[in-house]
RNA sequence: CGCUGAAUUCCCCCCGAUCGGGGUGGGAAGCGGGGGACCCAAGUCGUCGGGGCUAAUCGCGUGCCCAUCGCGUAGCGCCGCUCUCUAGCGCGAGCCCGUCAGCUAACCCCGCAAGCAAGACAGAGAGGAU
Numbered sequence: 001c002g003c004u005g006a007a008u009u010c011c012c013c014c015c016g017a018u019c020g021g022g023g024u025g026g027g028a029a030g031c032g033g034g035g036g037a038c039c040c041a042a043g044u045c046g047u048c049g050g051g052g053c054u055a056a057u058c059g060c061g062u063g064c065c066c067a068u069c070g071c072g073u074a075g076c077g078c079c080g081c082u083c084u085c086u087a088g089c090g091c092g093a094g095c096c097c098g099u100c101a102g103c104u105a106a107c108c109c110c111g112c113a114a115g116c117a118a119g120a121c122a123g124a125g126a127g128g129a130u
Stems, first nucleotide, its partner, number of pairs: 002116003008029005013023003030112006040102001049100001050097004058072004075091004081127006
C1' cells in the first nucleotide's frame, strides 16, 4: 500500500491542552440487524421446545456410538483499478435470546466490534484511470 467484517464519517460536551491525545458523555448522517397489522401462509395427534446473528449448513465414517478426529457438502473469502469466467489457495467457526417471535405498512428496539498481512505465481475477456 492492503484484507475479512455492517462495524464508518462528522459535530457538540468534559479532561488535558493550544501540536497532539483521552473520555464513551450526547447527537447527526451512513451502513447493518431484530421486533411488529390487514392480506397471505400455517391440516390433526404424539414425541421433541423454539428462535436469532453469521458464509459457516447438511451427510457419511471413527469412537467407550460421549468427546475427539477424518472425508465430503450447501454456502463463503483471497488473487492489490473494477466486474465476469477459468485455475490455484483457504474458510465451512462461534455466539446470543430464554418457553417466546411466519410474512408484515405505520411504528419500536439494537450494533458500528473483533481479528489479520510484510508477503506478492495468476490467465483470459470487457470496462475504467493515468